RNA sequence: GAAGCCGGCUGGGCAACCGCUGUGACUAGGCGUCAUGGAGGAAAGUCCGGGCUCCACAGGGCAGGGUGCCAGGUAACGCCUGGGGGGCGCGAGCCUACGGAAAGUGCCGCAGAAAAUACACCGCCUAAGCGCUCCGGCGCCGGUAAGGGUGAAAUGGUGCGGUAAGAGCGCACCGCGCCGCUGGUAACAGCGGUGGCAGGGUAAACCCCACCCGGAGCAAGACCAAAUAGGGGAACGUUGGCGCGGCCCGCGCUGUUCCCGGGUAGGUCGCUCGAGGCGUCCGGUGACGGACGUCCCAGAUGAAUGGUUGCCCACGACAGAACCCGGCUUACAGGCCGGCUUCACUU
Numbered sequence: 001g002a003a004g005c006c007g008g009c010u011g012g013g014c015a016a017c018c019g020c021u022g023u024g025a026c027u028a029g030g031c032g033u034c035a036u037g038g039a040g041g042a043a044a045g046u047c048c049g050g051g052c053u054c055c056a057c058a059g060g061g062c063a064g065g066g067u068g069c070c071a072g073g074u075a076a077c078g079c080c081u082g083g084g085g086g087g088c089g090c091g092a093g094c095c096u097a098c099g100g101a102a103a104g105u106g107c108c109g110c111a112g113a114a115a116a117u118a119c120a121c122c123g124c125c126u127a128a129g130c131g132c133u134c135c136g137g138c139g140c141c142g143g144u145a146a147g148g149g150u151g152a153a154a155u156g157g158u159g160c161g162g163u164a165a166g167a168g169c170g171c172a173c174c175g176c177g178c179c180g181c182u183g184g185u186a187a188c189a190g191c192g193g194u195g196g197c198a199g200g201g202u203a204a205a206c207c208c209c210a211c212c213c214g215g216a217g218c219a220a221g222a223c224c225a226a227a228u229a230g231g232g233g234a235a236c237g238u239u240g241g242c243g244c245g246g247c248c249c250g251c252g253c254u255g256u257u258c259c260c261g262g263g264u265a266g267g268u269c270g271c272u273c274g275a276g277g278c279g280u281c282c283g284g285u286g287a288c289g290g291a292c293g294u295c296c297c298a299g300a301u302g303a304a305u306g307g308u309u310g311c312c313c314a315c316g317a318c319a320g321a322a323c324c325c326g327g328c329u330u331a332c333a334g335g336c337c338g339g340c341u342u343c344a345c346u347u
């Protein structure tokens, strides 16, 4: 100097004028005045997990669904942290849908001799046996899967010996199975011994195993006021009916269900003090936890923060709460900070 990897912060600022809205105080005839607050890091997607409300007093099972290495964190999770295995990268680092193929079933097209009942395409051998011979060999029979070819994958791999030629046929190392020891909470890692040991892959295929799971949702739900037609008809009737997402048991209630017609659609609560924010210290590798102190930080409801002017400047991206919170995923112009890796040159 260049190229990268990881983490964090920000998302325009200052001033003035007018406008909108929550809360509090004063004032109330109307209303007004003052003070103090007023969209996000993703508010988005509605993908997970909860709080809360109702079913409802709420239990067991089947079906169904979710997760899938180990250990922790958390209210909980499919999230986060740390570790292990595997893969990618020179590296810093990144990814991981990561239980089981000896419970069973299915699938592996084409190509290829052949993809499990593995009958060998091109080849190699001529040992043994038979025949011929110009004594070089040839043919039959037989042996073979080391070489070549096909394929994503060919029945462990490399080397040496051995053989007629070969082959775990034998040996060494690696791989695989079994056993033991050491370290670790564990996943797992290392070491040693033993066995020549045989088809593999695929579960993001069905399946098996382990663990977890009631339902519906703020348009939940509660209350007040008002209005109409306390209308009409049908079915079942305690041996029944209804409710608990489906089914069974069980439990609860004692009346339910369906069709036609009519009225209302207004207001209040829920609605913001929280698994809350910030600061310091302690514990922990870390996620996080504890102690002390401090702060109150949007609650609209046809939906509130907009307009104008001046200056600075990064010339302004993605984008607007609707019950709340913890995550994940996606989008993002520009700016700032920290740590780490590689390359080139110079000294």
Base pairs, nucleotide, nucleotide: 001343002342003341004340005339006338007337008336009335010334012312013311014310015309016308017307018306020038021037022036023035024034025033026032040318044329045328047327048326049325050324051323052217053216054215055214059249060248061247062246064213065212066211067210068209069083070082071081072080073079084098085096086095087094088093099208100207104206105205106202107201108200121148122147123144124143125142129140130139131138132137156174157173158172159171160170161169175197176195177194178193179192180191181190182189183188221269222268223267224266231260232259233258234257235256236255240254241253242252243251244250276295277294278293279292280291281290282289283288

This is a predicted structure of a 347-nucleotide RNA (Bacterial RNase P class A) from Thiogranum sp. The source organism's lineage runs through Bacteria, Pseudomonadati, Pseudomonadota, Chromatiales and Thiogranum. Its Rfam family is "Bacterial RNase P class A". The family's RNA type in Rfam is ribozyme. It was read from a public genome assembly, where an Rfam model found it. The model forms 98% of the base pairs in the Rfam consensus.